[in-house]
Molecule: transfer RNA
Organism: Patescibacteria group bacterium
RNA sequence: GGACUCGUAGUGUAGCGGUUAACACACUUCCCUGUCACGGAAGAAAUCGCCGGUUCGAAUCCGGUCGGGUCCG
Numbered sequence: 001g002g003a004c005u006c007g008u009a010g011u012g013u014a015g016c017g018g019u020u021a022a023c024a025c026a027c028u029u030c031c032c033u034g035u036c037a038c039g040g041a042a043g044a045a046a047u048c049g050c051c052g053g054u055u056c057g058a059a060u061c062c063g064g065u066c067g068g069g070u071c072c073g
Stems, first nucleotide, its partner, number of pairs: 001072007010025004018056001027043005049065005
């Protein structure tokens, strides 16, 4: 330098172009308990790496770009 692949709550992952971006763990509050843990209920937290484009509508499709990984030279 080239090809492919990944990037989405604190962490790990889901998510046919169309309802409020979902689940688990973690976190906060409450219940339970003599206390902790376990268990139960509720809640906060990501405008989807970034910038453009296509579209009535984009996490999703297209282009560029940044970062990680694999391979080729």